The RNA shown here (Glycine riboswitch aptamer) has 84 nucleotides and comes from a chicken gut metagenome. The prediction has a mean pLDDT of 84. It matches the Rfam family "Glycine riboswitch aptamer". Its family is annotated with glycine biosynthetic process in the Gene Ontology.

RNA sequence: ACUCUGGAGAGUUCCAAGAAAGUUGGACGCCGAAGGUGUAACACAGGCAAAAGCCUGUCUAUCUCUCAGGCAAACGGACAGGGU
Numbered sequence: 001a002c003u004c005u006g007g008a009g010a011g012u013u014c015c016a017a018g019a020a021a022g023u024u025g026g027a028c029g030c031c032g033a034a035g036g037u038g039u040a041a042c043a044c045a046g047g048c049a050a051a052a053g054c055c056u057g058u059c060u061a062u063c064u065c066u067c068a069g070g071c072a073a074a075c076g077g078a079c080a081g082g083g084u
Stems, first nucleotide, its partner, number of pairs: 001084006011028001013027005029071003035067001036065001038063001043058006
């Protein structure tokens, strides 16, 4: 990387258009586990120091923001396990 299995949360909200739609636009209310933003611990690099430690930078989350995405089922889905 591919494949199989498991896999949460939140409005089947209201209005308009549409034959209908897992469509479009608007309104208010929400969710965090595609992706993305910001940041932490640990770790690493450098400097100072007798040492303990301190300072700067880098990496990075399921934490954070909700930009994106999502709010019956389907689709999707971080992550976990099996196989190649």